Model confidence (mean pLDDT): 83 of 100. Predicted 3D model of a 74-nucleotide RNA (transfer RNA) from Polaribacter sp. It matches the Rfam family "tRNA". Rfam's curators write: Transfer RNA (tRNA) molecules are approximately 80 nucleotides in length.
This record gives sequence, C1' cells and structure tokens, in this order.
RNA sequence: CGGGAUGUAGCGCAGCCCGGUAGCGCGUGUCGUUCGGGACGACGAGGCCGCAGGUUCGAAUCCUGUCAUCCCGA
Repeated sequence: CGGGAUGUAGCGCAGCCCGGUAGCGCGUGUCGUUCGGGACGACGAGGCCGCAGGUUCGAAUCCUGUCAUCCCGA
C1' cells in the first nucleotide's frame, strides 16, 4: 500500500442477505420464598446499533467516506 472480517445494553451474542416498534443468555435492582444464604419465581432498569454523511415516508439493515481491532497478500 491492496483485499477481507468484526464493531449492537456491564459481558457474550442474534437481528443485516430481503428496510417497518431493537431482542436473547449471563450479570444487575426491587419483591416473594428461606432462620439466613444459594437455588427458584415475579416485576423492572440499562442501547437509540464504532463515527460522519447520503438515499428513503421510514435505516442497526442499502450507498459513500472514515476510525479501531484482527486476518491475508505485497
């Protein structure tokens, strides 16, 4: 320098192909259960999708640029 992959909640991931209310597990808060804890159960909080721009009635999803990490090639 060229090509590719990944980036979504505190952590690990799905959703993207084919645009239409952002989800799952763990963790976490409150409550129940218990003498207490664990386990279990009920309810809840936590994101606006790496960043910027474009297309569209509508973008995590499509397009362009860019940043970070990793892989391949030179």
Lineage of the source: Bacteria > Pseudomonadati > Flavobacteriia > Flavobacteriales > Polaribacter.